SAM riboswitch aptamer (S box leader) from uncultured Algibacter sp., 110 nucleotides, folded computationally. The coordinates come from a structure-prediction model, not an experiment, and the mean pLDDT is 82. Rfam family: SAM riboswitch aptamer (S box leader). About the family: The SAM riboswitch is found upstream of a number of genes which code for proteins involved in methionine or cysteine biosynthesis in Gram-positive bacteria.
């Protein structure tokens, strides 16, 4: 760097330190920031993917936990973008909903 599965409208902040950016990447809309962005310490906390434990009793289910290993801790993965289907519209097109592609995490293998 990369393969397969799963999940992604829900939950969870305070200090220090720093000093101008930050929301994955182009574009493009909207937000967030000197009342202090990112990144780096600390301590919380969310959350249940691993996982622990109880019953079914078979390789799944269900319930209850949170000592470990990860992760997350502004807005749906902030929203659109390709694509199908519907409504509206003379048309450009707009809007709802479903896909796809990319992206995140995780478990597992190579």
């Nucleotide at each position: 760097g990369u393969g397969u599965u799963a999940u992604c409208a829900a939950g969870a902040a305070a200090g220090g330190u720093a000093g101008a950016g930050g929301g994955a990447u182009u574009a493009g809309a909207c937000c967030c920031g000197u009342u202090g962005a990112a990144g780096c310490c600390u301590u919380g906390g969310c959350a249940a993917c691993c996982c622990u434990u109880u019953a079914a009793c078979u390789u799944u289910u269900a319930a209850a936990g949170a000592a470990g290993g990860u992760g997350c801790u502004a807005a749906a993965u902030u929203c659109u973008a390709c694509u199908a289907a519907u409504a509206c519209g003379a048309a450009a097109g707009u809007a709802u909903u479903g896909g796809a592609a990319a992206g995140a995490u995780a478990a597992c293998g190579a």